[in-house]
RNA sequence: CCCGCGCAUCGCUCCGCCGUUCUUUCCGCCGCAAGGCGGGGAGGGAGGAAAGUCCGGGCAGCAAAGGGCGCCGUGCUUCCUAACGGGAAGGGGUACCACUGGUGACGGUGGUGCCAUGGAAAGUGCCGCAGAAAGGGAAACCGCCGACCCGUCGCAAGACGGAGGUAAGGAUGAAAAGGUGGGGUAAGAGCCCACCAGUGCCGCGUGUGAGCGAGGCAGCUUGGUAAACCCCACGGGCUGAAAGACCAAAUAAGCUGGGGCUCUCGUCUUCGGACGGGAUAAGGGCGGCCCGCUUGAUCCCAGCGGGUAGGUCGAUCGAGGUCUCGCGUGAGCGUGAUCCCAGAUAGAUGGCGGAGCCUUCAUUGUCGCAAGGCAGCGGAGGACAGGAUCCGGCUUAUAGAUGCGCGGGUAUU
RNA sequence: GAUUUCGUAGCUCAGCUGGUAGAGCAAUACACUUUUAAUGUAUGGGCCCUGGGUUCGAAUCCCAGCGAAAUCA
Numbered sequence: 001c002c003c004g005c006g007c008a009u010c011g012c013u014c015c016g017c018c019g020u021u022c023u024u025u026c027c028g029c030c031g032c033a034a035g036g037c038g039g040g041g042a043g044g045g046a047g048g049a050a051a052g053u054c055c056g057g058g059c060a061g062c063a064a065a066g067g068g069c070g071c072c073g074u075g076c077u078u079c080c081u082a083a084c085g086g087g088a089a090g091g092g093g094u095a096c097c098a099c100u101g102g103u104g105a106c107g108g109u110g111g112u113g114c115c116a117u118g119g120a121a122a123g124u125g126c127c128g129c130a131g132a133a134a135g136g137g138a139a140a141c142c143g144c145c146g147a148c149c150c151g152u153c154g155c156a157a158g159a160c161g162g163a164g165g166u167a168a169g170g171a172u173g174a175a176a177a178g179g180u181g182g183g184g185u186a187a188g189a190g191c192c193c194a195c196c197a198g199u200g201c202c203g204c205g206u207g208u209g210a211g212c213g214a215g216g217c218a219g220c221u222u223g224g225u226a227a228a229c230c231c232c233a234c235g236g237g238c239u240g241a242a243a244g245a246c247c248a249a250a251u252a253a254g255c256u257g258g259g260g261c262u263c264u265c266g267u268c269u270u271c272g273g274a275c276g277g278g279a280u281a282a283g284g285g286c287g288g289c290c291c292g293c294u295u296g297a298u299c300c301c302a303g304c305g306g307g308u309a310g311g312u313c314g315a316u317c318g319a320g321g322u323c324u325c326g327c328g329u330g331a332g333c334g335u336g337a338u339c340c341c342a343g344a345u346a347g348a349u350g351g352c353g354g355a356g357c358c359u360u361c362a363u364u365g366u367c368g369c370a371a372g373g374c375a376g377c378g379g380a381g382g383a384c385a386g387g388a389u390c391c392g393g394c395u396u397a398u399a400g401a402u403g404c405g406c407g408g409g410u411a412u413u
Numbered sequence: 414g415a416u417u418u419c420g421u422a423g424c425u426c427a428g429c430u431g432g433u434a435g436a437g438c439a440a441u442a443c444a445c446u447u448u449u450a451a452u453g454u455a456u457g458g459g460c461c462c463u464g465g466g467u468u469c470g471a472a473u474c475c476c477a478g479c480g481a482a483a484u485c486a
Stems, first nucleotide, its partner, number of pairs: 001409010012356007020045011047384001051395002054393005059240004071236005076090005091117001092115010118231002123229002125225003141170002143166003149162005178196006197221002199218004204213003244313004254304006262279007283295004320339004325334003357382005363376005414485007423438004432469001440456005462478005
């Protein structure tokens, strides 16, 4: 100097004109008023992810949200936090690399990366194909043996066949029931021994704890899978701002008050009237009027009620930001000072012009042996993306710039 | 704004209690026919949306993303 990775911070700037939303103020007009309309001034106006809606909480309603079953989620330890499946520090495991001890099985030290990392020695299920056998301390295809037992041959040694023994070797598989070496045996086998690896039990030391360290005993060697059911521990009631509260044109049912409530027949009668049939003046319907048709006491008026359109609140001062100091390995916590920083409701941040900055391309000049550097002019580009109840995280997208750390390469000394 | 479901051959769908992926239509070739259609026979075609994980093994189980659809005043 170049390339890559990780972490942190920033993520275009300035000026002019026109416009947008909120707050506040001034003027004019309208209005009794509340307020409305128009114009002007001042101030505020998107993000690191505002996104996905994946977790957690505030808040609201459901009965005051308490208990049980079921269901769902989480899962080493300690800590942080309002809470979390988030974060910090650690433990353990595993993969790779380097060094190293041992004949070997295997072990030690350091570094880097990864880990949804309780329980498979409570129970159930599953382990295709291949393979003799896939989980019961099972299984005999090839191989090995055939000591003891049976048969045949043989004087005998023994040979052959069988019953049978054997998981050391081969073959299959992801996985075959501890490994290395020796003894032992008919052949074998933790059958026995030494060592190696693991498991269980016992106490000891150490650590808040997960654990770690050294020791003793037991031949104990018991496959994997719980992101299969399940067991254990812990957590979660459900629904989400289209939650919910209030005001309230229109309008249906219902309630209250007032008005209207005709004629005739029948039945009943508490003599007020009620019910049923028929007719019809008023009234209602057929878009306003007349005729006509139809309906006909069902009607008319006012108020309450109900809650649609619309409006107000929820709704922006909060687990808030910045700085100093202190504590803590750290995530964070505490103290003090200071600041107020969008609040729209179909949704406000935009457009035009100019200048600058960065990247890249072409070209000119200059320096240089060259790569290339510097300067000028011109073209193109400047990401991901935008609030919608708020907050803490996670995940995903992101041109480019700066700082720090690590690794690799090249060149010079 | 909130909730739920789905992505498998060219198209429409099975398979989703893990064991190596199928059906119908379509396509291609052949037969039948004077020819076409219909019919019959045969054949090919798949990164199971993408990436990662669990597992001996993943279309299927888990996580994250991308895309599409439906419902709620």
Overview: The prediction has a mean pLDDT of 76. Predicted 3D model of RNase P RNA and transfer RNA as a complex of 486 nucleotides. It holds a member of the Rfam family "Bacterial RNase P class A". By type it is a ribozyme. From the family's description: Ribonuclease P (RNase P) is a ubiquitous endoribonuclease, found in archaea, bacteria and eukarya as well as chloroplasts and mitochondria. Rfam links the family to the GO terms tRNA processing, dimeric ribonuclease P complex and ribonuclease P activity.